[in-house]
Annotation:
Model confidence (mean pLDDT): 78 of 100. Predicted 3D model of a 103-nucleotide RNA (Glycine riboswitch aptamer) from Sphingomonas cavernae. It matches the Rfam family "Glycine riboswitch aptamer". Rfam's curators write: This family represents the bacterial glycine riboswitch. Gene Ontology term of the family: glycine biosynthetic process. The sequence is in RNAcentral, with records from Rfam. NCBI's taxonomy places the organism under Bacteria, Alphaproteobacteria, Sphingomonadales, Sphingomonadaceae, Sphingomonas.

């Protein structure tokens, strides 16, 4: 000088599934001589059901190990999360940094 895996940071890519239904509130709009009242309604909150799996979590396990025991998924579950967009997002690529191993 170089290579490898691990961790952290940055950039890029990154799927799936109802913008369902009901209730409440409200900017605004319409009806009205005015008001009350009624209707519509972007948005926000809540209830119910359906659906998704790639934050996290949990379960089984091929397999692996130092073999008492432990580690372990993109499989399974759906607690959490998600179900217009945004955000998030396992995982992949590139760059930088740290220590470790090889040489």
């Nucleotide at each position: 000088g170089g290579g490898g895996a691990u961790c952290g940071c940055g950039c890029g890519g990154g799927a799936g599934a109802g913008c369902g239904u009901c209730c409440u509130g409200u900017a605004u709009c319409c009806g009205u001589g005015a008001g009350a009242c009624g209707g519509a309604g972007a948005c926000a909150g809540g209830g119910c059901c359906g659906c998704c799996g790639a934050a996290g979590g949990a379960g089984c396990a091929a397999c692996c190990g130092c073999c008492c025991c432990g580690g372990a998924a993109u499989c399974u579950c759906u607690c959490a999360g998600g179900u217009c967009a945004a955000a998030g997002g396992a995982c992949c690529g590139c760059g930088c940094g740290a220590g470790c191993c090889c040489g």